Context: one part of a larger RNA
This record gives sequence, structure tokens and C1' cells, in this order.
RNA sequence: AGACGGGGACCCGCACAAGCAGUGGAGCAUGUGGUUUAAUUCGAUGAUAAACGGGGAACCUUACCUGGGCUCAACUACUAGCUGCAGUCGCGCAGAAACGUGCGACGCCUUCGAGGGUGCUAGAUAGGUGCUGCAUGGUUGCCGUCAGCUCGUGCCGUGAGGUGUACCGUUAAGUCGGGAAACGAGCGCAACCCACGUCGUGUGUUAAAUUGUACACGCGAGACUGCCUACGCAAGUAGGAGGAAGGAGUGGACGACGUCAAAUCAGCAUGGCUCUUACGUCCAGGGCUACACACAUGCUACAAUGGCCGGUACAAUGGGUCGCUAAACCGCGAGGUGGAGCUAAUCCCACCAAAACCGGUCUCAGUUCAGAUUGCAGGCUGCAACUCGCCUGCAUGAAGUUGGAAUUGCUAGUAAACGCGUAUCAGCCACGGCGCGUUGAAUACGUUCUCGGGUCUUGUACU
Repeated sequence: AGACGGGGACCCGCACAAGCAGUGGAGCAUGUGGUUUAAUUCGAUGAUAAACGGGGAACCUUACCUGGGCUCAACUACUAGCUGCAGUCGCGCAGAAACGUGCGACGCCUUCGAGGGUGCUAGAUAGGUGCUGCAUGGUUGCCGUCAGCUCGUGCCGUGAGGUGUACCGUUAAGUCGGGAAACGAGCGCAACCCACGUCGUGUGUUAAAUUGUACACGCGAGACUGCCUACGCAAGUAGGAGGAAGGAGUGGACGACGUCAAAUCAGCAUGGCUCUUACGUCCAGGGCUACACACAUGCUACAAUGGCCGGUACAAUGGGUCGCUAAACCGCGAGGUGGAGCUAAUCCCACCAAAACCGGUCUCAGUUCAGAUUGCAGGCUGCAACUCGCCUGCAUGAAGUUGGAAUUGCUAGUAAACGCGUAUCAGCCACGGCGCGUUGAAUACGUUCUCGGGUCUUGUACU
């Protein structure tokens, strides 16, 4: 100088408390461990792994296994020799395909230098999702959006080092003020950026409508403790006025010096090592979907603030040309036929919603709750749904009656509830991710305690 303490003082945070809704019990979905397997490819493992890489495993993906092929090779670029060709299309044979093999048709360009391109041979080479994240770049997680981390000169100390950065107030903040052997400065904080909320103004098609307002796209204004009161030396704090908004208006992007030899050689790049008729590469089938079990994250429920039936309202974000697909017709339905319009403020998804509201019914039951599981019959995508897709109809109707110890999220348009959109995508195992709106709470006395963090100080047999 640090680190640590079941030392002290002060301060902060959904950290506790006060509340609301959950998880932990059930069924299912997904991920992981384990076990199994020819293979169940690999990585991630307290917080900081486990709906994570993966934002789509039937084939492909695919890296794994079994079997069948190739060896200048699936791909890149170069040299030498030979060839005087390529190449495209069609039809056969064998085969699971890859690969092999046969036939036919159309068939090279040229500056005439054998130049370009092709094939074969030879060679340096290719190739590796093989190893090392403890050789690395880049990127990322956590402490933590915590308020810290440093430097120049000066001063103090033999020195390591200290001071500055401690103190008194204040702040979300090393934010600002006061003072002070310090005076200044840098990276962080804040601000500059974006969105939302108010107003003004410009433009406006297709929006809205019938003349001015919403809306869309721009530009600007506005908030600064500016004004008032109290306290205070000040910084500022508490309240008030005006205001759409008040003391950081709300949210986002933005993450200091560093820590964990944290994660990633499988996104990419890359040093070294290693394989080279194989650890490369092509193909078919299988596997990644197994299942005594354990864990994690979710969804659906256990019902009457509800289920079912009928009626009737109100959104926003988005997406669309190998696409979105209207009207009309067929089907109980999934869906089919159909083909208008739209490269989109125009048309379509989608007169889009669902909770909500109105009326009826059920009357507390394992039920008109719940929907797992299974049977049959169909639909769709796709060469192909057996392993292993989604959806529909009829039938079936399991566990489950609010969940032990323990534990999670959330302070306001938040939690909770409700649906909608979208990326990936032929289809989809999405109940996941990312967004969007609709309805819309309760509680916070307080900082004793739990956890994490900050400043100062103290002890130490630790560095």
C1' cells in the first nucleotide's frame, strides 16, 4: 500500500421490511446431468451454465455412427509435359445413392503465335467443426451505470509511498460549495445522440374529410431551481405559483482503471502442434428426438372474480412479388376451388383482436372444471412425415381440489391479466426470443436484521 474481520461510524440498492403475483406439488413442452447406445456430434457448469451458442435437427443442416465410393481431390491459385479436345442436352445398364459404364444429337474461339479455355500425367499444394481460449486477435459475461481509477509539477517521507482524492456540508454522482501544501489535468459522472409527452411552423400524395382537424415526414420553441416563501455563508433542501411537463420529466443507447489465466480455436481470423489412399471428401441409411431417474426454465390447470352458448364493442407494432392473397362457391372443420387488388399510409394478412360488456345456462361435484393419453377418420407442407412434422373432426377422458423445507420477480402506465405482430422458416415440434397495444392495481413505518456495494477508521500471526 492492499486484502480480510461473526471490528466501528456513515451512506446506497426491490437488499430487507410493507405489498401483489409466482416457483417448489400435478400433466405437458424445452434445456441439462446421468444412464443407455454403433452413434446418442461439440461447447457452456455457483452467483456470471442449463427455452444458452441454435434467430427453426424429417433429408439437407451435421460436425456423430454404420455401410458403399474418390485420392491433385468438393474448392483456390501456379509450373512442366501430353492432348487438339471442351461443353450442353437426351436415352439406356448396374446400383440405396454417390460412383461406374454405354449410345445418340448439337458442337470450340483465335490476331494462326499452338495463344486462350478443357481433359490427363507429375509436382510443389489443397483440405481438417483435429488439439491448445493456459500462445493470441476480435467479441462477450460479472463486479456495475457501482463512483470510482489515475497523471504532471510541487510539498512531505531514508524508502516503499503519501498528499492531491482526507475534513465540513450537499448530490443519483470524486455532483457541487466551503476550507485546506497543494495547484492543475485526464479516463469515468453529467451533457452532447435517439424515442415518448406540449406548442408553433413548413410540406402533404394514398390518410381524414368537405375546408379545417387528426395523422405522416421535417424544422424549431419549451424546463433553467428561471420566479416566490422558509432554512442555509454557499452549494443546495423543503414547499408554492405558473406550466403539457419541475427539480435527472420518463425510457433507451452509451459501461472508467481493472478482476475472474472467466467464455469462445465450433461464427470469423490466427501462432504452434498434428492427419494427408485420411482426422480430407462424396453418398445412402441411422443418430443428435433413446429413458429406472435428478435438476433448471416455462406453459396449462386445479374452477363460480369461473366454464359453456348466443349477441355486441374497442387497438398498436409489424410483414408481403418464387410473396400477401380479397370477393364468391364447396367443406362441421383443418382446408380446397377461385382469381380481383397490391412492389403497398392505396391492395392483402386483418370489415384483424382477446380479455371487457349484455342475456341465458351450469350450482360446488373430480363436475358442463381440467385437459394428458389413446383409437378412428381426414387436411397441409415437402423427392420423402416409419424412426421423427403441424393442424382438423369424432370418440376416450389421466394426474390435479392451491402445493414441505426453501425460493423468484416487481415501486406506475410498473406488477398482474389479455390478446396481436414478427425474425428464423418449404413445413414445424414456438408453450421460446424480440416487439406491440388493451385492462390496470397494492404497498414502502423504516434501515435493527439478510445479501451486495461505496467512503473513512481500527485490528491482524495474510500478500
Annotation
This is a predicted structure of a 463-nucleotide part of an RNA (small-subunit ribosomal RNA, 3' major domain) from Candidatus Magasanikbacteria bacterium CG10_big_fil_rev_8_21_14_0_10_36_32. Its mean pLDDT, the model's own confidence on a scale to 100, is 81.